This is a predicted structure of a 477-nucleotide part of an RNA (small-subunit ribosomal RNA, 3' major domain) from an uncultured prokaryote.
The RNAcentral record of the full RNA draws on ENA.
The coordinates come from a structure-prediction model, not an experiment, and the mean pLDDT is 84.
[in-house]
Context: one part of a larger RNA
């Protein structure tokens, strides 16, 4: 100087407390451990691994296994020879592949050849998701959006170092003020950026429709309008600016006015010096090592989907604040030409037929659902719950056996609110309800985004956990 203390002081955080809803019990989904297996590819492992890499494993993906094959190679550059390229097609085979048949000759040219491409040969080489994240770059997690981490000069100390950065106040903040052997400065904080909340200006093609007309069974449908809403470009607005009080005449704090908004208005992006030899050699790049008729490459089939069990994360429930039936409202955001797919018709339905419109403020996905109104059920393993299984189908795709999603009929399991323990959340939040998107041929209960309805509680900081500052002890570094 640090680190540590079941030392002290001050302070903060959904850290506790106060509340609301869960997990832990059930069924299923998903990930992991374990076990099994020819293989169940690999990585991630307290917080910070476990719906994680994977924004989507039937083939492909795919790295694993079995079998069948290739050896200058599936991919790159160079050299030699031949043929333009390319297209159609036969036989054998699980296919990779092997052996054939046919069509066809182009572009530039100094007529030597060249460009592009295919096949054969030769060796230089290719190739490796093989190892080492404890050789590395890059990227990322975490402490932590915590308020800290340092430097120059000066001063003090023999020196390691100290001071500044401590102290008195204050703040979300090393934020600001005052004091001060320190005076300044840098990286962080804040602000600048995006979004949301109010208003103004501008604009009117597809959006809007108050007032004036026209028209319809009805609808901004039409003429017109530019007010309103919306859209999207620019601006205004909030700064403790004003008033009162407290304070040290400070910084600031408390209350008030005005205001759409008040003291950082809400949210996001943004992550200091560093810590964990944290994670990643399987995104990529890369040193070293290793393989080179194989640890490289191709194909078919299988596996990654196994199942006594254990754990994590979720979904659906156990019902009446509910289930079912009928009727009637109100969103936001997003996607669409290899696409979204309307009307209409068939089917109980998944879906099929059909073909209009739309490269989209125009058309389509698209019925929002919870809510509200009416009816029914009456506390029951039920008109709750839907697992499982049987049958019949639909769709995607070369192909749904291993191993897809969806529909209909039948079946109708566990489950009556969950032990010890444990998680999230302070407001448009929790809870609850539906909608869309990425990936994607198909395949969400996951992820990301969107809006609808919309609470309760916070006395307080003694205690648990984590963190910041000062101080103290230490036989630790």
């Nucleotide at each position: 100087u640090g680190a540590c203390g079941g030392g002290g002081g001050c302070c903060c955080g959904c850290a506790c407390a106060a509340g609301c809803g869960g997990u832990g019990g059930a069924g299923c989904a998903u990930g992991u451990g374990g076990u099994u297996u020819a293989a169940u590819u690999c990585g991630a492992u307290g917080c910070a691994a476990c719906g994680c890499g994977a924004a989507g494993a039937a083939c492909c993906u795919u790295a694993c296994c079995a079998g069948g094959u290739c050896u200058u190679g599936a991919c790159a550059u160079c050299c030699u020879g031949a043929g333009a390229a390319u297209c159609c097609u036969g036989u054998a085979g699980a296919g990779a592949u092997a052996c054939g048949g046919g069509a066809g000759u182009g572009c530039c040219u100094u007529c030597g050849g060249g460009a592009a491409u295919u096949c054969a040969g030769u060796g230089a080489c290719a190739g490796g998701u093989g190892c080492u994240g404890c050789a590395u770059g890059g990227c990322u997690g975490u402490c932590g959006u915590c308020a800290g981490c340092u430097c120059g000069u000066g001063u003090c100390g023999u020196g390691a170092g100290a001071u500044g950065u401590u102290g008195g106040g204050u703040u979300a903040a090393g934020u600001c003020c005052c004091g001060u052997a320190a005076c300044g400065a840098g990286c962080g904080c804040a602000a600048c950026c995006c979004u949301u909340g109010u208003c103004c200006u501008u604009a009117c093609g597809u959006g809007c429709u108050a007032g004036c007309a026209c028209g319809u069974a009805a609808u901004g449908g039409u003429g017109g309008g530019a007010a309103c809403u919306u859209u999207a470009a620019g601006g205004a607005g909030a700064c403790u600016g004003c008033c009162g009080g407290u304070g040290a005449c400070a910084a600031a704090c408390c209350g008030g006015a005005g205001g759409a908004a008040g003291g950082u208005g809400g949210g996001g992006a943004c992550g200091a010096c560093g810590u964990c030899a944290a994670g990643u050699c399987a995104u990529c790049a890369u040193g070293g090592c290793c393989c080179u008729u194989a640890c490289g490459a191709c194909c078919u089939g299988g596996g990654c989907u196994a199942c006594a069990c254990a754990c994590g994360u979720g979904c659906u429930a156990c019902a009446a604040u509910g289930g079912c039936c009928g009727g009637u409202a109100c969103a936001a955001a997003c996607g669409g030409u290899u696409g979204c797919c309307a009307a209409c018709c068939a089917g109980c339905g998944a879906u099929g037929g059909g073909g209009a419109g739309c490269u989209a403020a125009u058309c389509c996905g698209a019925g929002a659902a919870a809510a509200c109104c009416g009816g029914u059920c009456g506390u029951a393993g039920u008109c709750c719950g839907g697992a499982u299984u049987g049958g019949a189908g639909u769709c995607u795709g070369c192909a749904a056996c291993u191993c897809g999603a969806c529909u209909c009929c039948a079946u109708g399991a566990a489950g009556u609110c969950g032990g010890a323990a444990u998680c999230g959340c302070c407001a448009g939040u929790a809870a609850u309800c539906g909608u869309g998107g990425a990936u994607c041929a198909g395949a969400a209960g996951g992820c990301c985004a969107c809006g609808g309805u919309g609470a309760a509680u916070a006395c307080g900081u003694u205690c648990c956990c984590g963190g910041g500052c000062c101080u103290u002890g230490u036989a630790c570094a």